RNA sequence: AGAGUUUGAUCCUGGCUCAGGAUGAACGCUGGCGGCGUGCCUUAAGCAUGCAAGUCGGACGAAGAUAUGAGAUGUCGCAAGACAGAUUGUUGAUUAGUGGCGGACGGGUGAGUAUAAGCAGGGAACGUACCUUGAACUAUCGGAUAGCUCGUCGAAAGACGGGGUAAUACGGUAUGUGAUCGCAAGAUUAAAGUCGCAAGACGGUUCUAGAGCGGCCCUGUUCCCAUCAGCUUGUUGGUAGGGUAACGGCCUACCAAGGCUACGACGGGUAGGGGGUGUGAGAGCACGACCCCCCACAAUGGCACUGAGACACGGGCCAUACACCUACGGGUGGCAGCAACUGGGAAUAUUCGGCAAUGGGCGAAAGCCUGACCGAGCGACGCCGCGUGAGGGAUGAAGUCUUUCGGGAUGUAAACCUCUUUUAUAUAGCCGUCGAGGCUAUAAGAAUAAGCACCUACAAACUACGUGCCAGCAGUCGCGGUAAUACGUAGGGUGCAAGCGUUAUCCGGAUUCACUGGGCGUAAAGAGUCGUGUAGGUGGUAUAUUGCAUCGCACUUGAAAGCCCGAGGCUUAACCUCGGCGUUGGGUGCGAGAUGAAUAUACUCGAGGGUGAUAGAGGAAAGGGGAACUCAUGGUGGAGCAGUGAAAUGCGUUGAGAUCAUGAGGAACACCAAAGGCGAAGGCACCUUUCUGGGUCAUUCCUGACACUGAGACACGAAAGCUAGAGGAGAGAAGCAGAUUAGAGACCUGCGUAUUUCUAGCCCUAAACGCAUGCCUGCUAGUUACUCCGAAUUUUUGGAGCGACGUAAGCUAACGCGUUAAGCAGGCCGCCUGGGGAGUACGAUCGCAAGAUUAAAACUCAAAGGAAUUGACGGGGACCCGCACAAUCGGUGGAGCGUGUGGUUCAAUUCGAGACAAAGCGAAAAACCUUACCAAGUUUUGACAUGCUACCGUUUUAACCCGCUAGAAAUAGUGGGCUAUCCGCAAGGAUGGUAGCACAGCUGCUGCAUGGCUGUCGUCAGCUCGUGCCGUGGGGUGUUCCAUUAAGUUGGAGAACGAGCGCAACCCGUAUCCGAUGUUACAAGUGUCAUCGGAGACUGCCCUGGUAUUUUCCAGGGAGGAAGGAACGGACGACGUCAAGUCAGCACGGCGCUUAUAACUUGGGUUACACACACCCUACAAUGGCGAAUAACAAUGGGAUGCAAGCCGGUAACGGCAAGCAAAUCCCCAGUAAAUUUCGCCUCAGUUCAGAUUGAGGUCUGCAACCCGACCUCAUGAAGUCGGAAUCGAUAGUAAUCGCGGAUCAGAAGGCCGCGGUGAAUACGUUCUCGGGUCUUGUACACACCGCCCGUCAAGCCAACAAAGUUGGAGGCGGCCGAAGAGCCCUUCUUUAAUGCAGGGAGCUAAGCCGAAUUCAGCGAUGGGGACUAAGUCGUAACAAGGUAUCCCUAGCCGAAGCUGGGGAUG
Repeated sequence: AGAGUUUGAUCCUGGCUCAGGAUGAACGCUGGCGGCGUGCCUUAAGCAUGCAAGUCGGACGAAGAUAUGAGAUGUCGCAAGACAGAUUGUUGAUUAGUGGCGGACGGGUGAGUAUAAGCAGGGAACGUACCUUGAACUAUCGGAUAGCUCGUCGAAAGACGGGGUAAUACGGUAUGUGAUCGCAAGAUUAAAGUCGCAAGACGGUUCUAGAGCGGCCCUGUUCCCAUCAGCUUGUUGGUAGGGUAACGGCCUACCAAGGCUACGACGGGUAGGGGGUGUGAGAGCACGACCCCCCACAAUGGCACUGAGACACGGGCCAUACACCUACGGGUGGCAGCAACUGGGAAUAUUCGGCAAUGGGCGAAAGCCUGACCGAGCGACGCCGCGUGAGGGAUGAAGUCUUUCGGGAUGUAAACCUCUUUUAUAUAGCCGUCGAGGCUAUAAGAAUAAGCACCUACAAACUACGUGCCAGCAGUCGCGGUAAUACGUAGGGUGCAAGCGUUAUCCGGAUUCACUGGGCGUAAAGAGUCGUGUAGGUGGUAUAUUGCAUCGCACUUGAAAGCCCGAGGCUUAACCUCGGCGUUGGGUGCGAGAUGAAUAUACUCGAGGGUGAUAGAGGAAAGGGGAACUCAUGGUGGAGCAGUGAAAUGCGUUGAGAUCAUGAGGAACACCAAAGGCGAAGGCACCUUUCUGGGUCAUUCCUGACACUGAGACACGAAAGCUAGAGGAGAGAAGCAGAUUAGAGACCUGCGUAUUUCUAGCCCUAAACGCAUGCCUGCUAGUUACUCCGAAUUUUUGGAGCGACGUAAGCUAACGCGUUAAGCAGGCCGCCUGGGGAGUACGAUCGCAAGAUUAAAACUCAAAGGAAUUGACGGGGACCCGCACAAUCGGUGGAGCGUGUGGUUCAAUUCGAGACAAAGCGAAAAACCUUACCAAGUUUUGACAUGCUACCGUUUUAACCCGCUAGAAAUAGUGGGCUAUCCGCAAGGAUGGUAGCACAGCUGCUGCAUGGCUGUCGUCAGCUCGUGCCGUGGGGUGUUCCAUUAAGUUGGAGAACGAGCGCAACCCGUAUCCGAUGUUACAAGUGUCAUCGGAGACUGCCCUGGUAUUUUCCAGGGAGGAAGGAACGGACGACGUCAAGUCAGCACGGCGCUUAUAACUUGGGUUACACACACCCUACAAUGGCGAAUAACAAUGGGAUGCAAGCCGGUAACGGCAAGCAAAUCCCCAGUAAAUUUCGCCUCAGUUCAGAUUGAGGUCUGCAACCCGACCUCAUGAAGUCGGAAUCGAUAGUAAUCGCGGAUCAGAAGGCCGCGGUGAAUACGUUCUCGGGUCUUGUACACACCGCCCGUCAAGCCAACAAAGUUGGAGGCGGCCGAAGAGCCCUUCUUUAAUGCAGGGAGCUAAGCCGAAUUCAGCGAUGGGGACUAAGUCGUAACAAGGUAUCCCUAGCCGAAGCUGGGGAUG
């Protein structure tokens, strides 16, 4: 720092996705150690059990363990003495109670909370226990009460009564430094002791000052929704009173009617706030775990008490819910403290140790308490560190994978050798609360220790096998349909590593909400007019003052921790400690006076006014006019009119249409008229008058910044539409008919209602657009047309407006814009943020309605889109060509037959070819063979190739030859004959055979794996390249244009200059001549003919005309010539298209078969036959048929398993004999090729036409003509009388017609390939059909029109909306009821009194109940639309002029797209 993804390709717009970092995480696979951190994010759900706040005996009475004195008296003893012991001292562990201090800290949680709280900075009307400073005092008196004891009630909890007792408990008196009240006089107001031998220590009371802490007030700041726009009655202020530590509507009474709000009140949703954390270049964006500060809360709601401090987490009272105990009467409880448990959840730990340290409470202290805290445990949850060995080691081992079978990879990796010992294990010592554990030393031993994800691109890393749109993958694009680097597995590789991946979330990339840092002509986006104008924002020149903004300096604050920098401590790091910087901000003071602002004064250039001119479809109202049209009446007249692509409906003999006259009516105003004028836009057009708005010019007379823009607001606003009333000629939604059509709810036609017109009132929308362009101001070369007003009047020139060009600069993605900007700047407003859903739903406002305005979400897609490029296409345009049409000739389509194909049939009818470009095609020839198909019978190293091994091999034997048997044959069995060849001295080997192993074989599949070959567009004139130039680019230019040509042929112009493949030419044949040679041609030869070589034609020469920019080009004519304008014909086929054809001609990858899908044999089939198609042949007759006559005339070819003269036989096919010829010699084949010519008959008939079919008899080929050959003779004699729609070939030696030859081949052409004979007609021309070429145009197509694509209907599925209703929640409101509670009022008792206790009452109030509404959710029969899906149905609306140009608003109508009317736009 970017990348992928819209397209055939390109640029842009624009979304989606990825690579990075992070986490209180979770899940999957895996897991060696240590350090430091961290761990219920969900149910502020419920909680068994234990612990988390006590302490002081030096405040007090009392009880009293222990220790120790005194000791009446008694017992024992001779005594000494021992024992017991009432009573009384001292000591005093420990303790319930009274009392003091602390339980308001510490610890937890984030439910509530949006001016609340927090944070930042200020302030005045306050309090303060413990602590510090200072001053003063600490005298005296008293009555109670708990504990205790006695008794009563109760299951318990506990309660009550009698008696008696202490204090640092409580009360009185005194004193009053001081304090409080008061102007003052004056009044009021305290205390407690304990320990100590003492000194003294700890206290007590009143006050002063302080520190720290706390309460209160103000300013600034802090999320989303306007589909929440008005809110408020203690509300806002005042007076008086109450209350508080303190100010205050904090509370009460009275008075006034205020207060807040677009700078967002009120309402709704969400949320603890900050220091900071994550990310980011930053600005920002997101977050608020752990640590620190503040707040709030303690089961839920309310309340006060005590106290310095609470409305109190481990205090109290009440209510509610829940749970527990109960003797049923009543009681008890609150883990959001630490552990633990249940539940919930994807998910979060031990019912651990210790007060040793730090800190807290109490105490004089020892000390006690402390789940704060310090430690340990569990979890890879995170960060950091270490290890799983190091060095050597190639026959590159084995195994595995792969392979072109040679090898390659794993890979120095392993084995093996040398060495080390961190971690772990064991032992010992030291430190530690002598706990958990830590540190150090020693020992053995490479030992105890590697996984996870990925490998198509983004994005580092590739092969094999399996699978076969299946299974599956996928973050995006997308992979998978038999050769998958994308699925699964393996080998290999890449990345990270005790972790690695996935999922979720945040920031980034995303300049994709743009302050830094975006846009709005066509991509999303300028509101219909911004026309008037409010708030707001912005604002001309000069001077002075102020000093609000602004700037400078200083001070203060911005806690600590964290971040950053520098040091230091743990072996390092993470981590910790110290110092510094920073904290971009706020406040205060002083200063400056530029700029903005304010105030004052002034100015004239902005703006406005006056005066004088002036143009105009500007607006409103009234009056008037003619043309046209329709209708009515009358006249003339007599058959049609009208309408269309063509018709019909319609009108008309009851007189239409036509024409004349008169009258009536309504609407619109020809020419002028224009790129013209006016208006803010919509819009405005006959003439006259009245009223009225705005503009411009001149003058420089007046005002003196009065200005610009403009959220809301107001006004206007085409057409259609609505209401009421008029009017109604023409036009004309709907409707009724007629056509068209497969249908036609349309286009076309005939009628025709609303409407169109006017008045009054609504509606408020258009592609309301300037080729989709907000308003104002300034600046930046021009040329030219028009309108209006001036100045000079001579060229000219000033201003305002409306256009064109497209030149300079510039801008733009491009197209384009360009002084009327889309350029360069400033000011203000509006609007946009992927496509669809949707300008829709809900809500609100407006409307009579139609509807308008405002305006989402779920869900779904990876695009949607703009401009331009190259193609392709168009029922777009221009030009041109072709037997393409036209013109002409002859056919096909009808008949019969032949051949091929389809279909059907069959055991098999082998296979392929399918519009043109398959179908007399592969096949230049199926009786067997061919042959691939079917039936049956056979073979298995094979019918065929190569190699290896073993055996046989001149004695037998193999091969080879001749037989026999079985059989349909293949084959099997068997007999005989021949008997070996080469190399070597020999052994032996090769040829050959048998057996076996490798392998052969396959017309089996895939022409969509391929090569080669071929068809086709098309013998069409095209297809490209190099360099240069243009363009951001795809691309363009060249190759376009003007002429011309058969031609991208040639010439000229030209940012192109050249070149290549094609065209042409070179090649072959034919036509003329010349030369040479002349065999077999020829009677001859000065040469018919043959062979070989050469010449010749090039628009070269002349003329005329046309064209032209010079050179040209074209047409016509002439000379010469055999031939004249490419002489004619052939061969020759550019880049490419059709996944065109062929695996069955051949070759070949992969797959398949291997006693069979291979091979052989016999027979059958490919030849079938209701039928359909294609291509021929023969005909339908007289331009003919038949017979006869000879009267003629060819060319190409072929011949030895061959062609065969000639003679003989046969009616003939043909047979027999047989000369000649490997061919310019002989033969086919020639004394006749046929058509042609001449003569005769036939005379228009199903015939003397036509010959199918059938019968009989033959010939030939061949092992063999039954299925299934050709030919001959005789007989038979079918359909057919020129062919519907439609369609084919041909432009000259051509069509037509006539015969001849050849390949294949034993035999078998009506097919194919060639050859010559006779020998026409027509072409005005390019409108149309088909095909093609070039240029241009449109495009939503690019698989490219056989394209794309719209809507209904039918099926499935999904989310949202409406909906009778129904369920639940929330917050207020009103009413009823109303516990505890403080204050108030009343009463009783006590007391000297005040007070206090008790009882009662009213108001306030939590909870509860009821009610009318609101609001948010859930469900909901059914309904309407939407998204998506697959190969459904119906049409074809859009894209090309999309076949009726499309689209917008509106109204009506219709299965559906849609159609029609009115107005508008050009996209």